This is a predicted structure of a 392-nucleotide RNA (Bacterial RNase P class A) from an Anaerolineales bacterium. The coordinates come from a structure-prediction model, not an experiment, and the mean pLDDT is 78.

RNA sequence: CAGGCCGGUCGGGCGGUCACUGUACAUUGCUUCGCAAUGUAUAGAGGAAAGUCCGCACUCCACAGGGCGCAACGCCGGGUAACACCCGGGGCGGAGGAAUCUGCCGGAUCGGGCCACAGAAACAGACAGCCCAAGGUGCAAUCUGGCUCACGUCAGAGAGCGCCCGGUGAUGGUGAAAAGGCGGUGUAAGAGACCACCGGCGGGCGCAGCAAUGCGCCCGGCCAGGCAACCCCCGUUGGGAGCAAGGCCAAACAGGGAUAACGAGGCGGCCCGCUUCACAAGUCCCGGGUAGGCCGCUAGAGCUGUGCGGCAACGUACAGCCCAGAUAGAUGAUCGCCGGGCGAAAGCGCUGCUUUCGCUUACAGAAUGCGGCUUAUAGACCGGCCUGGGCA
Numbered sequence: 001c002a003g004g005c006c007g008g009u010c011g012g013g014c015g016g017u018c019a020c021u022g023u024a025c026a027u028u029g030c031u032u033c034g035c036a037a038u039g040u041a042u043a044g045a046g047g048a049a050a051g052u053c054c055g056c057a058c059u060c061c062a063c064a065g066g067g068c069g070c071a072a073c074g075c076c077g078g079g080u081a082a083c084a085c086c087c088g089g090g091g092c093g094g095a096g097g098a099a100u101c102u103g104c105c106g107g108a109u110c111g112g113g114c115c116a117c118a119g120a121a122a123c124a125g126a127c128a129g130c131c132c133a134a135g136g137u138g139c140a141a142u143c144u145g146g147c148u149c150a151c152g153u154c155a156g157a158g159a160g161c162g163c164c165c166g167g168u169g170a171u172g173g174u175g176a177a178a179a180g181g182c183g184g185u186g187u188a189a190g191a192g193a194c195c196a197c198c199g200g201c202g203g204g205c206g207c208a209g210c211a212a213u214g215c216g217c218c219c220g221g222c223c224a225g226g227c228a229a230c231c232c233c234c235g236u237u238g239g240g241a242g243c244a245a246g247g248c249c250a251a252a253c254a255g256g257g258a259u260a261a262c263g264a265g266g267c268g269g270c271c272c273g274c275u276u277c278a279c280a281a282g283u284c285c286c287g288g289g290u291a292g293g294c295c296g297c298u299a300g301a302g303c304u305g306u307g308c309g310g311c312a313a314c315g316u317a318c319a320g321c322c323c324a325g326a327u328a329g330a331u332g333a334u335c336g337c338c339g340g341g342c343g344a345a346a347g348c349g350c351u352g353c354u355u356u357c358g359c360u361u362a363c364a365g366a367a368u369g370c371g372g373c374u375u376a377u378a379g380a381c382c383g384g385c386c387u388g389g390g391c392a
Base pairs, nucleotide, nucleotide: 001388002387003386004385005384006383007382008381009380010379012338013337014336015335016334017333018332020044021043022042023041024040025039026038027037028036029035030034046363050374051373053372054371055370056369057368058242059241060240061239070238071237072236073235074234075089076088077087078086079085090105091104092103093102094101095100106233107232111231112230113227114226115225127172128171129168130167131166135164136163137162138161139160142157143156144155145154146153147152180198181197183195184194185193199223200222201220202219203218204217205216206215207214208213246295247294248293249292255286256285257284258283259282263277264276265275266274267273302321303320304319305318306317307316308315309314339361340360341359342358343357344356345355346354347353348352
């Protein structure tokens, strides 16, 4: 220098004019608690505010305790308020030359279910092939015995060749997968049936590790597949709903109902009493705890910096800081200057620099808050590592 891998940060800046929302102050107006207008000052979206997929806080409802059911999770250790998240580690795989990236992880002898196509068969029901050892049976060389002078005939045994029944997972073929592999012994033919070696599984012991697990030695023929993201079994966790949660204040009009006594005012300390108004007007109730307003509501598992502990996630101490709170939803528009990136042209002291012109400057926007995950994102910057090349 080029290509690549990993982690992190930022994601336009300054100023003018106009506009919006919150807060504080001032002035003015009004029906003077307060509300409105104007002015000044000040603050005003994100790394994802998004998807709403997990986990919590908070609130209300339910709840003696326990169980069934349902759901999620599932190697080990740690972090955390908690998690399906994060960090570190282990086992079995996959990609790359490397840095590095990536998939899976309780149980398959409780039991059930499934395993496309092909194949006889997808777990033990034999298609082809091999074998006829046991049982049955057909043919039968030959041998033995009886009878016959002999030809012959009868009886028995019977190598061998077949068939039925059967044996066989060694061989072929099928398949992603076919009964551990390979060599021998053995057998009718075969087979872990038996034996040696190798592989797996299980058990025991020793060493290392907190553990998952790794390494070594010994023992047992234990060797009949896969799927649990199909039901199921084992273990752990979970009551439900959600800020439109929930709490406080609380109307007006229409319409409907009740009310001849209530109501309001005066005299009076108060009741009684007297008196005035009013004669369906008033008053009360329903409409409706509705409309509307306020709280919840933003000082928090908070942010920044430094030190310490830890491989890390993270924790902790100290110091400093206050950082939106709208409610149909404010945070915008426009102008100027300066930036970033890409392309073209020209010039120069030419791996580049300068000038001019053009294009471009993303994804997207709070709605109770917080921690994660996932997805979208023009471009810029920083650090570490791998591979190759050049120069010294």

The model forms 94% of the base pairs in the Rfam consensus. It matches the Rfam family "Bacterial RNase P class A". Rfam's curators write: Ribonuclease P (RNase P) is a ubiquitous endoribonuclease, found in archaea, bacteria and eukarya as well as chloroplasts and mitochondria.